[in-house]
Order: sequence, then C1' cells, then structure tokens
RNA sequence: GCAUCCUUAGUGUAAUGGAUAUCACGUAAGAUUCCGGUUCUUAAAAUAGGGGUUCGAUUCCCUUAGGAUGCG
Repeated sequence: GCAUCCUUAGUGUAAUGGAUAUCACGUAAGAUUCCGGUUCUUAAAAUAGGGGUUCGAUUCCCUUAGGAUGCG
C1' cells in the first nucleotide's frame, strides 16, 4: 500500500428494513434489616463520526476514525 472483518449503556451482549433498541452484571434511590449483605421494586444510562438510499436504517451503500486478520 491492497483486501476482508469488527465498532450498540460503565462492562458483556440481542435485535430478518418497521414496536418505547433486548437481557445480564454494575450504578443510584426506595422497601426489607439493629447495621451491612442477600432478596424485591423503581430509575438513569447506548447504536464510533459524517453523508446517501428508503415512507421508514442498529441493519443496505459511500466515506472518515479506531481495532483485528491476511497478502505485498
């Protein structure tokens, strides 16, 4: 330099172009407890950046950034 693949809450993940973007751990608040832990309830938190296609994009296309693998 070229090709292929990956990027979603703090972490790990799901989602065949159509629902309020799923679940677990974690975090916060409350209940329980003499206090803490456990347990239960609730809440906050995410689609790497930009553009395009489409009535509609996490999904398809282009590009940029980061990472992995292979080739030279």
Predicted 3D model of a 72-nucleotide RNA (transfer RNA) from Granulicatella sp. 19428wC4_WM01. Rfam family: tRNA. From the family's description: Transfer RNA (tRNA) molecules are approximately 80 nucleotides in length. RNAcentral records the identical sequence in 2 taxa. RNAcentral holds the sequence, with entries from ENA and Rfam.